[in-house]
RNA sequence: GCCAACAUAGCUCAGUUGGCAGAGCAGGGCUUUCGUAAAGCUCAGGUCGGGAGUUCGACCCUCCCUGUUGGCU
Repeated sequence: GCCAACAUAGCUCAGUUGGCAGAGCAGGGCUUUCGUAAAGCUCAGGUCGGGAGUUCGACCCUCCCUGUUGGCU
């Protein structure tokens, strides 16, 4: 230099014929217990990497940029 994949909650990741943003773990609270752990219930937490375009409507499609990983040279 060229090609590809990935970027979503604090962490690990789902989410596709374009139509309400989710799970597990972690965190707060409650129940249970003499107490702790475990278990159960519940709550909070997001500019979906950035910008532009298409569309009535974009995490999702198109273009550009940034970053990470892998491959080729």
About this RNA: The RNA shown here (transfer RNA) has 73 nucleotides and comes from an Abditibacteriota bacterium. The organism belongs to Abditibacteriota, within Bacteria. Its Rfam family is "tRNA". Rfam classes the family as a transfer RNA. About the family: Transfer RNA (tRNA) molecules are approximately 80 nucleotides in length.